RNA sequence: AUACUUCUCCAGACGAUCGUCGGCGGGUUUUCCCGCGGGAGGAAAGUCCGGACUCCGCAGGGCACCGUAGCAGCUAACAGCUGUCCACCGCGAGGUGAGGAUCAGAGCAACAGAGACGAGCCGGCGUCAGGGUCGGUUGAAACGGGCAAUCUCUACGGGGAGCAAUAUCAAAUAGGCAGCCGAUGGUUCGGCCCGAACCGGCUGCGGGUAGAUAGCUUGAGGCGUCGUGUGAACGACGUCCUAGAAGAAUGGUCGUCACUCGGCAUCAUGUCGGGAACAUAAUCCGGCUUAUCGGGGGAGUAUCGCA
Numbered sequence: 001a002u003a004c005u006u007c008u009c010c011a012g013a014c015g016a017u018c019g020u021c022g023g024c025g026g027g028u029u030u031u032c033c034c035g036c037g038g039g040a041g042g043a044a045a046g047u048c049c050g051g052a053c054u055c056c057g058c059a060g061g062g063c064a065c066c067g068u069a070g071c072a073g074c075u076a077a078c079a080g081c082u083g084u085c086c087a088c089c090g091c092g093a094g095g096u097g098a099g100g101a102u103c104a105g106a107g108c109a110a111c112a113g114a115g116a117c118g119a120g121c122c123g124g125c126g127u128c129a130g131g132g133u134c135g136g137u138u139g140a141a142a143c144g145g146g147c148a149a150u151c152u153c154u155a156c157g158g159g160g161a162g163c164a165a166u167a168u169c170a171a172a173u174a175g176g177c178a179g180c181c182g183a184u185g186g187u188u189c190g191g192c193c194c195g196a197a198c199c200g201g202c203u204g205c206g207g208g209u210a211g212a213u214a215g216c217u218u219g220a221g222g223c224g225u226c227g228u229g230u231g232a233a234c235g236a237c238g239u240c241c242u243a244g245a246a247g248a249a250u251g252g253u254c255g256u257c258a259c260u261c262g263g264c265a266u267c268a269u270g271u272c273g274g275g276a277a278c279a280u281a282a283u284c285c286g287g288c289u290u291a292u293c294g295g296g297g298g299a300g301u302a303u304c305g306c307a
Base pairs, nucleotide, nucleotide: 001303002302003301004300005299006298007297008296009295010294012257013256014255015254016253017252018251020039021038023036024035025034026033027032041278045289046288048287049286050285051284052283053162054161055160056159065158066157067156068155069154070084071083072082073081074080085099086097087096088095089094100153101152105151106150107147108146121136122135123134124133125132166214167213168212169211176205177204178203179202180201181200185199186198187197188196189195221240222239223238224237225236226235227234228233259275260274261273262272263271264270265269
């Protein structure tokens, strides 16, 4: 220099202005106005695993069903991650792996080949014939073995539904229950009277809908230093508080600078025009997978050249 491998970081900056969600403070304070400071991501995505949390279910044991699978570890947990062994790919850095068990049982084997999972088949020798004995150009495999991403066996794990979970408060209307009121009215029972039931009014209670509130963001939390460990990670100390909406805010415009592409002029450089991704929290957290304009950094490998 060229071609790669792996880990990691950023996701334009500043200012002005208009707007929006929620917080605190103030005002002529339910509505309105003013001020202050806060407001998306590395994946917020897919909802694929694992947990926290909530409700429902549940004596104990077994079977069935589902999932996982070298070995050792990390973790709240995992199908994740780390280390390592083996196999395969790569010259290499490195990458990939559904990698337990086939003397418990069953099932399966393309093409080729005379013969393919049952022991037989083909050829030679031998024999009256057979038993026997020696060998077998194919194929991944020919008598012993292989395949468990076929059933199966072994070990371990697994109750169900999810924040539209769930809890609290609770309007109007209709209906329910209880009590009280009625000089008395209507209907039914009745031949008539008394009486009973229903219809009415008022009060109270309870269920439940709209609606409101909680759950809701301080958490297996972030950052820094030190220590332990090959590492995933763990521990100690210090420091910080960093969105909580509900038809769902987090945005628009302008200017300057930076990035990048193209044209023109040029010794450097200047100037004009364009571009700037994937994507938007909805209970929270740990992972995985997928999408992504462009750029930065660390470590390493191969080849060539020069010293």